Record summary
A computed fold for an 82-nucleotide RNA from Myceligenerans salitolerans, annotated as transfer RNA. Its mean pLDDT, the model's own confidence on a scale to 100, is 81. Its Rfam family is "tRNA". NCBI's taxonomy places the organism under Bacteria, Actinomycetota, Micrococcales, Promicromonosporaceae, Myceligenerans.
């Protein structure tokens, strides 16, 4: 320089052909169990907010009723030819 792949909550990682995004596990909070613990068992765990609701998938911009999903540009990782 070219081709190819990948990018989603604090971490792993789903999400089918474009149709509920935060599944499912980690971790962590609060609880329960025990003399205490560990272990396991409930619940809760992205932002904001007027609790109606609205935004959030690398960052920007299209296409579409409707985008993580498909188009462009542009950063980043990973590998491949020269």
């Nucleotide at each position: 320089g070219c081709c190819c792949g990948c990018c989603u909550g604090g971490c792993g990682g789903a999400a089918c052909u474009g149709g509920c995004a935060g599944a499912c596990g980690c971790g962590c909070g609060c609880g329960g169990c025990u003399c205490a613990a560990a272990c396991c068992c409930g619940c809760g765990u992205c932002u904001c907010u007027u609790c109606g609701g609205a935004g959030g998938u690398g960052a920007g911009g299209g296409u579409u009723c409707a985008a993580g999903u498909c188009c462009c540009u542009c950063g980043g990782c990973g590998g491949g030819c020269a």